The part of an RNA shown here (large-subunit ribosomal RNA, domain VI) has 268 nucleotides and comes from a Saprospiraceae bacterium.
It matches the Rfam family "Bacterial large subunit ribosomal RNA". Gene Ontology terms of the family: ribosome and structural constituent of ribosome.
NCBI's taxonomy places the organism under Bacteria, Pseudomonadati, Bacteroidota, Saprospirales, Saprospiraceae.
Context: one part of a larger RNA
RNA sequence: CGUUGGAAUAUUGAGGAGUGCUGACACUAGUACGAGAGGACCGUGUUGGACGAACCGCUAGUGUACCAGUUGUGUCGCCAGAUGCACCGCUGGGUAGCUAUGUUCGGACCGGAUAAGCGCUGAAAGCAUCUAAGCGCGAAGCCAUCUCCAAGAUGAGUAUUCCUAUCUUACUUCGGUAAGAGGAGGGGCGUAGCAGACGACUACGUUGAUAGGCUAUAGGUGUAAUCCUUGUGAAGGGUUCAGCCGAGUAGUACUAAUGACCCGAAAG
Numbered sequence: 001c002g003u004u005g006g007a008a009u010a011u012u013g014a015g016g017a018g019u020g021c022u023g024a025c026a027c028u029a030g031u032a033c034g035a036g037a038g039g040a041c042c043g044u045g046u047u048g049g050a051c052g053a054a055c056c057g058c059u060a061g062u063g064u065a066c067c068a069g070u071u072g073u074g075u076c077g078c079c080a081g082a083u084g085c086a087c088c089g090c091u092g093g094g095u096a097g098c099u100a101u102g103u104u105c106g107g108a109c110c111g112g113a114u115a116a117g118c119g120c121u122g123a124a125a126g127c128a129u130c131u132a133a134g135c136g137c138g139a140a141g142c143c144a145u146c147u148c149c150a151a152g153a154u155g156a157g158u159a160u161u162c163c164u165a166u167c168u169u170a171c172u173u174c175g176g177u178a179a180g181a182g183g184a185g186g187g188g189c190g191u192a193g194c195a196g197a198c199g200a201c202u203a204c205g206u207u208g209a210u211a212g213g214c215u216a217u218a219g220g221u222g223u224a225a226u227c228c229u230u231g232u233g234a235a236g237g238g239u240u241c242a243g244c245c246g247a248g249u250a251g252u253a254c255u256a257a258u259g260a261c262c263c264g265a266a267a268g
Base pairs, nucleotide, nucleotide: 001152005163006162007161008160009159010158011157015149016148017147018146021049022048023047024046025045026044027043033038051106052105053104054103055102059100060099061098062097066093067092068091069090070089071086072085073084074083075082076081111143112142117137118136119135120134166181167180168179169178170177171176185263186262187261189205190204191203192202193201210256211255212254213252214251215250216249217248219245220244221243227238228237229236230235
């Protein structure tokens, strides 16, 4: 921009993309077959591999804004306690998120038309012949089935609902015409996100829990500082499962989402 007034929501599916793999074991059955040795088709079940998708409850990794220990050195006047730098100084752990090595699931089943092939009936050609007319079976392949996208499918589809009430000004040949307001809805702006390169998408904007803060809590670390006490002392014990804490979960308007603004339809 189009889809023939303008919108919102929900959809149909023309068409397209993806998937499509395979082993072993057991039963049938030591059956059919075979002198024996050996040893099935068909059918059924179990369990794997590789591949793919989703997810993070478990296991495991990361986790440079979390916690603790600790070395050297500087600073806060000193002790104590902190803090800067040294690869995040090093070391031990670790929430959310992101992940696989972890968990769950998938390929299927059932159909349709067929290939090679196997047939039925059957003439040309009194026979024969799967073929010439006619009919059937038959593959991991084809079309469907399964998953995803999908009406720019210009053939632009379908359903439901909403709006187009009306007013003002100017001109007027008095029929109207033009502009503006209004108008469902949309945008912008702001607070954000498990959404994201940017657009987009999603949630919210005081009739509010959208983010931050605060409170509580899950979870992490592992028993802070101060004070008391034991020991000559390094240190130990008590207060103390303490103190501190990023992303999690709730609650709470304390802070920020203000008021305004822009676009937007009279239809053959």